[in-house]
RNA sequence: AAAGAAAACGCCAAACCCGUUGUGAGGCGGGGACGGAAAGCCACGGGUCUUAAAAUAAAAGACAGCCGGGUUGCCUUUU
Numbered sequence: 001a002a003a004g005a006a007a008a009c010g011c012c013a014a015a016c017c018c019g020u021u022g023u024g025a026g027g028c029g030g031g032g033a034c035g036g037a038a039a040g041c042c043a044c045g046g047g048u049c050u051u052a053a054a055a056u057a058a059a060a061g062a063c064a065g066c067c068g069g070g071u072u073g074c075c076u077u078u079u
Stems, first nucleotide, its partner, number of pairs: 001078004011036002016031006034065001040071003044068003047063005
């Protein structure tokens, strides 16, 4: 520098259950592992989902474990 076939010292944690918070989609904490090589971070493009009050929706939000993009980093392999 390139790549991610096989791995995993270490890392994350789907469904489900409990608690908590929000109108809601959801968030957070605990348990739990279906999986993950960025399942770290960023709502920039697309997509999906939510909307009580205010606003009038050409709005306000949610999802980064839907796809792409940006950015930082670990391990292994090859040169």
Background: This is a predicted structure of a 79-nucleotide RNA (c-di-GMP-I-GGC riboswitch aptamer) from Desulfonema ishimotonii. Its mean pLDDT, the model's own confidence on a scale to 100, is 81. RNAcentral holds the sequence, with entries from Rfam. Its Rfam family is "c-di-GMP-I-GGC riboswitch aptamer". Rfam links the family to the GO term cyclic-di-GMP binding.